[in-house]
Context: one part of a larger RNA
RNA sequence: CUGGGCGUAAAGCGUACGUAGGCGGAUCGGAAAGUAUAGGGUGAAAUCCCAGGGCUCAACCCUGGAACUGCCUUAUAAACUCCCGGUCUUGAGUUCGAGAGAGGUGAGUGGAAUUCCUAGUGUAGAGGUGAAAUUCGUAGAUAUUAGGAGGAACACCAGUGGCGAAGGCGGCUCACUGGCUCGAUACUGACGCUGAGGUACGAAAGUGUGGGGAGCAAACAGGAUUAGAUACCCUGGUAGUCCACACCGUAAACGAUGAAUGCCAGUCGUCGGGCAGUAUACUGUUCGGUGACACACCUAACGGAUUAAGCAUUCCGCCUGGGGAGUACGGUCGCAAGAUUAAAACUC
Numbered sequence: 001c002u003g004g005g006c007g008u009a010a011a012g013c014g015u016a017c018g019u020a021g022g023c024g025g026a027u028c029g030g031a032a033a034g035u036a037u038a039g040g041g042u043g044a045a046a047u048c049c050c051a052g053g054g055c056u057c058a059a060c061c062c063u064g065g066a067a068c069u070g071c072c073u074u075a076u077a078a079a080c081u082c083c084c085g086g087u088c089u090u091g092a093g094u095u096c097g098a099g100a101g102a103g104g105u106g107a108g109u110g111g112a113a114u115u116c117c118u119a120g121u122g123u124a125g126a127g128g129u130g131a132a133a134u135u136c137g138u139a140g141a142u143a144u145u146a147g148g149a150g151g152a153a154c155a156c157c158a159g160u161g162g163c164g165a166a167g168g169c170g171g172c173u174c175a176c177u178g179g180c181u182c183g184a185u186a187c188u189g190a191c192g193c194u195g196a197g198g199u200a201c202g203a204a205a206g207u208g209u210g211g212g213g214a215g216c217a218a219a220c221a222g223g224a225u226u227a228g229a230u231a232c233c234c235u236g237g238u239a240g241u242c243c244a245c246a247c248c249g250u251a252a253a254c255g256a257u258g259a260a261u262g263c264c265a266g267u268c269g270u271c272g273g274g275c276a277g278u279a280u281a282c283u284g285u286u287c288g289g290u291g292a293c294a295c296a297c298c299u300a301a302c303g304g305a306u307u308a309a310g311c312a313u314u315c316c317g318c319c320u321g322g323g324g325a326g327u328a329c330g331g332u333c334g335c336a337a338g339a340u341u342a343a344a345a346c347u348c
Stems, first nucleotide, its partner, number of pairs: 004319003007302002012316001014201004021194003025088006033081002035077008049065006091191001092188003095184005103177007110154001115149007125136002162169002206247006215241002220236004258315006266293012297304002321348003330341004
């Protein structure tokens, strides 16, 4: 290289957009690069192969043939691919009319609760635990009532419900804004798919600067437990958690399942539309999502099964025994933490 694979055995980049490249709908005509057929030229000799022959045989040598699977050129063919020129509407997109939604960004605002402060009532305990103690409290705690401050999160609704490319998104209102679905006629006429590099986004933790800080809480301190207890339990408590801007770029970033297209039995739910039956409710049907079960088929099995892990095609990524090791060195990126790319010796 051929070949085999990637849900769980090694293996799908965290996700998208997109450059080069690869691949690409129907039909007509032309051309003839690929393709096919035929002819010509060349493809040195030796070697290899075949048939003979010569050294006593063999190695070796000689003669002849075949071969040299290639390249160049001429002619012909035109199904397929490419190229050129037309045409088309099914792929893709535009327009119009409706619709659903925690999609995003900014601003404002609401109630419950925790904590703290002030004042009233009130008196000796309160907390906490398996049991305790540290802790708080006669300088008046806990409890209760009223008022105030401040920060963070949004009970019920809530749902294998919805939206988003993924990460993710949940009180309410407003402004701006992205995408999606359905229906309808008209329009453009292959404008498409994928995507090495690249670019953007990317939970939590962490980092820088400046704010903020109620609750929670790494580190830390104390009390317990214990043989010990650098823990589990308790009392405290700082970074952090929150906001703005900038970085980091990783996760069991999971459906452990790349993207796209076509085809292949069904049944029962649910979400958003349309159509019909007088119908916001019921039935049937049809699009688009989201689930459960199950046939063919697939799978080592588990299981998957029109949302495929089935049958096919296109493009990308990745895998090749365990350890050493996702490490060393070097490069790139980063303020750092570190990230990314990525071996070998040795060993079983």